The RNA shown here (transfer RNA) has 73 nucleotides and comes from Sedimentibacter sp.

């Protein structure tokens, strides 16, 4: 400089060639307990890195960036 892969809840991460965005673990309530833990149970928590575009509908698919791995030079 060029080519590619990645980016979703604090955290790991799913989402079947476009159609309600789930899970585990940690955090919160609440039962249990003499009290912590563990065990059970209940709620919470996402503008799917930004920005435009296709589309009836985008986390998906096109483009521009941006951080971040990787490989050519």
């Nucleotide at each position: 400089g060029c080519c590619g892969g990645u980016a979703u809840a604090g955290c790991u991460u799913a989402a079947u060639u476009g159609g309600c965005a789930g899970a585990g673990c940690a955090a919160c309530u609440g039962a249990c307990u003499u009290g912590u833990a563990a065990u059970c149970a209940g709620a919470a928590g996402g503008u799917u890195g930004a920005g435009a575009g296709u589309u009836c509908a985008a986390a998906a698919c096109u483009u521009u960036c941006u951080a971040u791995c990787g490989g050519c030079u």

Annotation
The RNAcentral record of the sequence draws on ENA.